[in-house]
């Protein structure tokens, strides 16, 4: 010390699944939202599990990844949120 790495802030792109039934609230009514109940679903916020491979004489234990799995959360018109991806900025790191 650029670039890349990593935090973090901002803009934009960003899928998926019942506008599900049933009671309560709210309301002049609906219709949302919320509170319980019931059945189906989704996975790409977060959590969780695990191969190869490491260790080891040999097991075992421990480590060990994800956009696989699992679905505890979360979601299932829209907003909202959202891995990730691009851009632009602060910072860090310090040769890969």
């Nucleotide at each position: 010390g650029a670039c890349a790495c990593c935090u973090c802030c901002c803009g934009g792109g960003g899928a998926g699944a019942g506008a599900c039934c049933c009671c309560g609230c709210c309301u002049c009514a609906c219709g949302g939202a919320c509170g319980g109940g019931g059945c189906g679903c989704c996975g790409a916020a977060g959590g969780c599990g695990c191969a190869a491979c490491a260790u080891c004489c040999u097991g075992c234990c421990c480590g060990g990844a994800a956009a696989c799995g699992c679905u505890c959360a979360g979601g299932c018109c829209a907003a909202a949120g959202g891995a990730c991806c691009c851009g632009g900025g602060a910072g860090g790191c310090g040769u890969g």